RNA sequence: GACGAAUACAGGCCGAAGCUCCAUAACCGGAGCGCGGGGGAACCACUUUGGGGGUGAAGGCCGUUUGCGCGGCCAGGGCAUCCUUUCAGCCCGAACCUGUCAGCUUACCUCGCAGGCCGAUCACGAAAGGCUCA
Repeated sequence: GACGAAUACAGGCCGAAGCUCCAUAACCGGAGCGCGGGGGAACCACUUUGGGGGUGAAGGCCGUUUGCGCGGCCAGGGCAUCCUUUCAGCCCGAACCUGUCAGCUUACCUCGCAGGCCGAUCACGAAAGGCUCA
């Protein structure tokens, strides 16, 4: 000096999964605000064993396999601007729960605030409109 690997700060990404406070030596635990989910009238709606339902972007089509699975495509979703839209590029397009049971739904009741990643200079693209500040 070059290449590679590991750890990590600032700063970020997906997601509802953030902030503050109390308590303890600490952990466990508790509370408030905020964000998110479920249940739940009237009215209206509704085909339930080929069970039904919920969270989530993750609902389908085609090919292949005895099957598991694999490949391709579409709906849909994500990618550091204060916000929106369009274009380009790169990705995802799962999984889990309930247990015969729940439509919508005021009041009301109740639950969650996890997990996984990027990050030693690489990445952070472009255009239009808007908002805010100076």
A computed fold for a 134-nucleotide RNA from a Chloroflexota bacterium, annotated as c-di-AMP riboswitch aptamer (ydaO/yuaA leader). Its Rfam family is "c-di-AMP riboswitch aptamer (ydaO/yuaA leader)". From the family's description: This family represents a conserved RNA structure found upstream of the ydaO and yuaA genes in Bacillus subtilis and related genes in other bacteria. Rfam 15.1 lists 7,607 matches to the family in 2,262 species. The model forms 96% of the base pairs in the Rfam consensus. The coordinates come from a structure-prediction model, not an experiment, and the mean pLDDT is 80. The source organism's lineage runs through Bacteria, Bacillati and Chloroflexota. The sequence was found by an Rfam model in a public genome assembly.